[in-house]
């Protein structure tokens, strides 16, 4: 330098055109408990960036950035 794949809460993950973006974990608060890091309830927190297409984009196109693999 070229090709392919990936990027979603602090961590992991579902969602591949349309509702308040899913679930697990974590954190915080409460309950329960002899105590608890176990169990139950609630809350907090995310679509890598720009632009385009579309009535509508996490999702499709182009470009940037970052990561992985392969080739030279």
């Nucleotide at each position: 330098g070229g090709g392919c794949c990936c990027g979603u809460a602090g961590g992991g993950u579902a969602g591949u055109g349309g509702a308040u973006a899913u679930c697990c974990u974590a954190a915080u608060g409460g309950g329960c408990u002899u105590c608890g890091g176990a169990c139950c309830c609630a809350u907090u927190g995310a679509c890598u960036c720009g632009u385009g297409u579309u009535c509508g984009a996490a999702u499709c196109g182009c470009g940037g950035c970052g990561g992985g693999c392969c080739c030279g």

A computed fold for a 72-nucleotide RNA from Methanosalsum zhilinae DSM 4017, annotated as transfer RNA.
It matches the Rfam family "tRNA". By type it is a transfer RNA. Its family is annotated with triplet codon-amino acid adaptor activity in the Gene Ontology.
A source record names the gene tRNA-Arg-TCG-1-1.
Taxonomically the source falls in Methanosalsum zhilinae (Archaea, Methanobacteriati, Methanosarcinales, Methanosarcinaceae).